[in-house]
A computed fold for a 74-nucleotide RNA from a Solirubrobacteraceae bacterium, annotated as transfer RNA. It was read from a public genome assembly. The coordinates come from a structure-prediction model, not an experiment, and the mean pLDDT is 82. Taxonomically the source falls in Solirubrobacteraceae (Bacteria, Actinomycetota, Thermoleophilia, Solirubrobacterales).
RNA sequence: GGGCCUAUAGCUCAGUUGGUUAGAGUGCUCGCUUGACAUGCGAGAGGUCACAAGUUCGAGUCUUGUUAGGCCCA
Numbered sequence: 001g002g003g004c005c006u007a008u009a010g011c012u013c014a015g016u017u018g019g020u021u022a023g024a025g026u027g028c029u030c031g032c033u034u035g036a037c038a039u040g041c042g043a044g045a046g047g048u049c050a051c052a053a054g055u056u057c058g059a060g061u062c063u064u065g066u067u068a069g070g071c072c073c074a
Base pairs, nucleotide, nucleotide: 001073002072003071004070005069006068007067010026011025012024013023019057028044029043030042031041032040050066051065052064053063054062
């Protein structure tokens, strides 16, 4: 220098043919349960879908560029 893959909650990850409100597990907070703790059960908070632009009635999803990480070739 060229090619490919990844980026979504604090962490690990889903997300179907673009469709109206973005999810799970775990962690965190609160409540119930206990003499107390743990476990268990219930509820809640937590999101610039890496960033910018474009296409579209509508984008986490499609297109282009940028950034970061990883792999391959030279």